Context: one part of a larger RNA
């Protein structure tokens, strides 16, 4: 190189766009660069390999073979490439509908909390396994009426939708990305995939500057305990929230890259289209989400048209366990760190 492999033994980049590059649908038709055949010419000698010759051998000599190979020439044209025409089955538009918590902005509601006022009322409340600790006669908890202030948005609600991922769920209203069905009008390969690059990217964190009901690291007290720097309980700051900028990691998981195509069937549910049939249903199709199962695969569990099947194209990444996802140096970051990544000893 060549082979093997990545759902659980190591091993799919968190996800997107998209540059080089890799790889591409159906026909004609020219070239003839890759391909293929011939043919010349080169490939020193010597050694190899084969024949012979010194009675043999070792040596030596003589011929031959071969010298992956290059170049120059003819010829071939099935593939690849290139060039020119053409066409529609990929891919995209038109056009008519549809479903959604997809994204961003303002702005409205409601219960619930908790504070605060004012009444009524008077001895407990809270909490726990049991207690304390905390709150209450300066009148708690409880009720009842206002009022003020943040957060999340009960039913609906569903292994249901949308989104590439992260994620996304009260109600208008503006602006704004996708996706599915339907027609077949137009474009004609405009297509896959993508090292690098740029972009998004949950929680914690970190910077200004607001906010603060709940909760709640830290802290602090009150219990357990042998102790208890926990596990329960009072209490409680960061932060949780919001605007702006940084962070760039998650068991960022279906532990399964993307893309096209081929392979039994069942039975559930979303949005859609056709056709029957009208007590609200049935059958066909296209879409998306589950379950169960056949060939097949797999160590085995299990995967099965959402494949881990069978095939192709392109990316990423693995190579014994530990040292170590560490050091060192580079790049980024305000820090925390984040990324790229050994080697020494070891076993």
């Nucleotide at each position: 190189c060549u082979g093997g492999g990545c759902g659980u033994a190591a091993a799919g980049g968190g996800c997107g766009u998209g540059u080089a590059g890799g790889c591409g649908g159906u026909u004609a038709u020219g070239u003839a660069a890759g391909u293929u055949a011939g043919a010349u010419g080169u490939g020193a000698a010597a050694g190899c390999c084969c024949u012979g010759g010194c009675u043999u051998a070792a040596c030596c000599c003589a011929g031959g073979a071969a010298c992956g190979g290059c170049a120059u020439u003819u010829a071939a044209u099935a593939c690849u490439g290139c060039g020119u025409g053409a066409c529609u089955a990929g891919a995209g538009u038109u056009c008519g509908a549809g479903a959604g918590g997809g994204g961003a902005a303002a702005g409205c509601g409601g219960a619930a909390u908790a504070g605060c006022g004012u009444g009524u009322g008077g001895a407990g409340c809270a909490g726990u396994g049991a207690a304390a600790u905390g709150c209450g006669u300066u009148g708690a908890u409880a009720u009842a009426c206002g009022u003020u202030a943040g957060a999340a948005c009960a039913c609906c609600g569903g292994g249901g939708g949308c989104g590439a991922a992260g994620g996304c769920g009260g109600c208008u209203u503006u602006c704004u990305g996708g996706c599915u069905c339907g027609u077949a009008a137009c474009u004609g390969a405009c297509g896959c995939u993508g090292a690098g690059g740029c972009g998004c990217g949950a929680a914690a964190g970190c910077g200004u500057g607001g906010g603060g009901a709940g909760c709640a690291a830290a802290c602090a007290g009150a219990a357990u305990u042998a102790g208890a720097u926990a596990c329960c309980c009072u209490g409680g700051u960061a932060g949780u929230c919001c605007a702006c900028g940084c962070u760039g990691u998650a068991a960022a998981c279906g532990a399964u890259g993307a893309g096209u195509g081929c392979u039994a069937g069942a039975u559930g549910u979303u949005g859609g289209a056709u056709g029957g049939g009208u007590a609200u249903c049935c059958a066909u199709u296209c879409u998306g989400u589950g379950u169960c199962g056949c060939a097949g695969c797999u160590a085995a569990c299990g995967c099965a048209a959402u494949a881990a099947g069978c095939a192709c194209u392109c990316c990423g990444c693995c190579u014994g366990g530990g040292g170590a996802g560490u050091a060192c140096g580079g790049u980024c970051g305000c820090a925390a760190g984040a990324u790229u990544a050994a080697a020494a000893c070891u076993u």
Small-subunit ribosomal RNA, central domain from a metagenome, 347 nucleotides, folded computationally. It matches the Rfam family "Bacterial small subunit ribosomal RNA". Gene Ontology terms of the family: structural constituent of ribosome and ribosome. Its mean pLDDT, the model's own confidence on a scale to 100, is 87.